Predicted 3D model of a 146-nucleotide RNA (c-di-AMP riboswitch aptamer (ydaO/yuaA leader)) from Microbispora oryzae.
The coordinates come from a structure-prediction model, not an experiment, and the mean pLDDT is 78.
Lineage of the source: Bacteria > Bacillati > Actinomycetes > Streptosporangiaceae > Microbispora.
Rfam family: c-di-AMP riboswitch aptamer (ydaO/yuaA leader). Gene Ontology terms of the family: cyclic-di-AMP binding and regulation of gene expression.

[in-house]
This record gives sequence, structure tokens and C1' cells, in this order.
RNA sequence: CGCCGAGUCCCCGACGCAUCCCCGUGCGGCGGGGAGCCGGGGACCCAACCACGCAGAUCGGUCGGCCCGUCCGACGAGAUCGGCAAGGGGUGAAUCCGAGAGGUAGGGCUGCUCCGGCCCGAACCCGUCAGCUAACCCGGUAGGCG
Repeated sequence: CGCCGAGUCCCCGACGCAUCCCCGUGCGGCGGGGAGCCGGGGACCCAACCACGCAGAUCGGUCGGCCCGUCCGACGAGAUCGGCAAGGGGUGAAUCCGAGAGGUAGGGCUGCUCCGGCCCGAACCCGUCAGCUAACCCGGUAGGCG
């Protein structure tokens, strides 16, 4: 300098290093701000639309019991709290079929230039919620190759 990628650019601060010291300058990572870009959330309209988690603690409720109490038991709905992660959703190529083996949507590398060969087909997050979506809000801004 160029390429893939949202993953770039600018400014400020303290610090470290270099320039023998100071100043100044340059470089580096860190922190902050702005612009751009990417992703998520989020109305009307439009679309869609039967409904719906699990266990626990506390509070209040209803019913029953007697030894009538600051008592005991049962119940299902309610409120609050934190927990889990069936359902649902998000990032991502990473889905689906199958008991499994395996296959597969899809993603990537490569080539003798023809339709082959090879690799991946994960992981994480939200927390009962999420269509689209103006305003608005939140997050990210890495890596790698020549």
C1' cells in the first nucleotide's frame, strides 16, 4: 500500500518507551468523547393472532378444623423477590433428519479448469418476552492475508 471483514476515521487525558535531560515530536497499549458503519430492542399502518413455563421464599386471599390462637391444615388464582432454562427469541454459516452411526441446509479453503478434493456444520447470550417499525434506546467497532 492492497484484499476479506461492520470492525474505520478524528479529538482529548494520564502513563510507558524513543529522541542524551526539559520542551516539543513520534510510537505503544489503556481510558474517555465524537463521526461513520454493523447488530439488537422499539409505535401507527400492515401482517399475524385459542391458550399456555418449572420449583421456591415472602405478603395478602378463600375454605375447613379445634385446643379460638400472633394456631393448624388445604386450595387455587393474585402481588413482589430472586433461581432454573421446557417454550420463545438474539449473535453466528453453524440448521434439519436420525435411537445411533451417519447424513444435511449452509459457511470456508483449494484446483490439474472441471464440478472435483478437503475442512467446519460450534459456542454463547436473553429470561416467559421479542413480526414489521418513524422517533427513541442499547450494544459492537475484532481478527486475518498478500